[in-house]
RNA sequence: GGAGGCAUCGUCUAGUGGUAGGAUGGCAGAUUGACAUUCUGCAGGCCGGGGUUCGAUUCCCUGUGCCUCCA
Numbered sequence: 001g002g003a004g005g006c007a008u009c010g011u012c013u014a015g016u017g018g019u020a021g022g023a024u025g026g027c028a029g030a031u032u033g034a035c036a037u038u039c040u041g042c043a044g045g046c047c048g049g050g051g052u053u054c055g056a057u058u059c060c061c062u063g064u065g066c067c068u069c070c071a
Stems, first nucleotide, its partner, number of pairs: 001070007010024004018054001026042005047063005
């Protein structure tokens, strides 16, 4: 220098056009003499910008970061 892939709650991940789910972690409550476990509830996220579309996390372009391959 060229090519490809990935980016989603704190963390690990599912979802691939129609208001984003789970696990774990966090907080509150129940349980206990207390802690742990267990149960219930709550909060928490689509990397930035632009385009297509009635509608974009999803499709297209571009930027950024990371990974891989070629030179």